RNAcentral holds the full RNA, with entries from SILVA.
The part of an RNA shown here (large-subunit ribosomal RNA, domain IV) has 347 nucleotides and comes from a soil metagenome.
The coordinates come from a structure-prediction model, not an experiment, and the mean pLDDT is 86.
Context: one part of a larger RNA
RNA sequence: CUCGCGUUAAGGAACUCGGCAAAAUGCACACGUAACUUCGGGAGAAGUGUGGCCUGCUGUGGGAGUCAAAUCUUGAAGCAGGUUGCAGAGAAAUGGCCCAAGCGACUGUUUACCAAAAACACAGGUCUCUGCGAACCAGCAAUGGGACGUAUAGGGACUGACACCUGCCCGGUGCCGGAAGGUUAAGAGGAGGAGUUAGCGUCGCAAGAUGCGAAGCCCCGAAUUGAAGCCCCGGUAAACGGCGGCCGUAACUAUAACGGUCCUAAGGUAGCGAAAUUCCUUGUCGGGUAAGUUCCGACCUGCACGAAUGGCGUAACGACUUGGGCGCUGUCUCAACGCGAGACCCG
Numbered sequence: 001c002u003c004g005c006g007u008u009a010a011g012g013a014a015c016u017c018g019g020c021a022a023a024a025u026g027c028a029c030a031c032g033u034a035a036c037u038u039c040g041g042g043a044g045a046a047g048u049g050u051g052g053c054c055u056g057c058u059g060u061g062g063g064a065g066u067c068a069a070a071u072c073u074u075g076a077a078g079c080a081g082g083u084u085g086c087a088g089a090g091a092a093a094u095g096g097c098c099c100a101a102g103c104g105a106c107u108g109u110u111u112a113c114c115a116a117a118a119a120c121a122c123a124g125g126u127c128u129c130u131g132c133g134a135a136c137c138a139g140c141a142a143u144g145g146g147a148c149g150u151a152u153a154g155g156g157a158c159u160g161a162c163a164c165c166u167g168c169c170c171g172g173u174g175c176c177g178g179a180a181g182g183u184u185a186a187g188a189g190g191a192g193g194a195g196u197u198a199g200c201g202u203c204g205c206a207a208g209a210u211g212c213g214a215a216g217c218c219c220c221g222a223a224u225u226g227a228a229g230c231c232c233c234g235g236u237a238a239a240c241g242g243c244g245g246c247c248g249u250a251a252c253u254a255u256a257a258c259g260g261u262c263c264u265a266a267g268g269u270a271g272c273g274a275a276a277u278u279c280c281u282u283g284u285c286g287g288g289u290a291a292g293u294u295c296c297g298a299c300c301u302g303c304a305c306g307a308a309u310g311g312c313g314u315a316a317c318g319a320c321u322u323g324g325g326c327g328c329u330g331u332c333u334c335a336a337c338g339c340g341a342g343a344c345c346c347g
Stems, first nucleotide, its partner, number of pairs: 001342008010333002014331001019328001027051005036041001038161001052083007061074004096326007103318002108120002124159007136145003162313001164311002167243003172240002174236005181231003187225002192220002195217002199212005244262005271305001272302001283299005
């Protein structure tokens, strides 16, 4: 010096990103307990007091006993006196507490080995699909799951207790419904055309050259006919999503209930708001501090909140996050000593 412990004057968070770590609290009984609340809770709130042993008295309750008692036994608790090392819940195991705010309702679940959370799940809510050989999932299939279930059931999606609520837009995309018209595949259809050639024409003495060409076979092939889909018509936002700009105006000023105008499918309602969201920003005001980029309460100029990608509240809960306070301490001022194990030196 390192590691594990113990103790410490005075101070008591001045340490530090942060009370990290440590200290402190801790048991039993009695007293006593606030806001708030979903009336269960919050509560072990908080806070306060007591605690050994011996003797005496009172003696609940239990047991034995009795017809019922008496009586015997055990002995909670109380009172009084005494006693000791002045200590007594404890050798050890054994909550620190309070206030305010954020997030998530809650108990649960998770990154086996850096994350336990405000992430996941969750009861509850909504939409949607599915009539049963169900939808859906696995499988090429048979078949199996769904389910030995049957719409108070099962699958999918979103939201996430509860309370109060959940506004406007269907133009785009999706989904559902519609079928008049347009477009449209294979198939059907077969006008017409090509090839092949029995034969025929012309030229040639012939070989051959050149042209026409039935039937059959074969190839190409127009009109016409041909669903769903798409176009089209309508519905649907707890479907994907979206929810404006400029100018003017009131008898100080400022502001604009009011007006004008452009654009849109419609221009953000309630509630909330410098927020887990605010760039400017340590916004401004108030509170707390001697002093506060954090915190709490307001304001609203919302760069860029907003209503089941839910909005706003909320008792209870949380090894969650943030701010403050009491207690307590070697975290610190500022370090010291002791115990144990290493490192180091010698053998």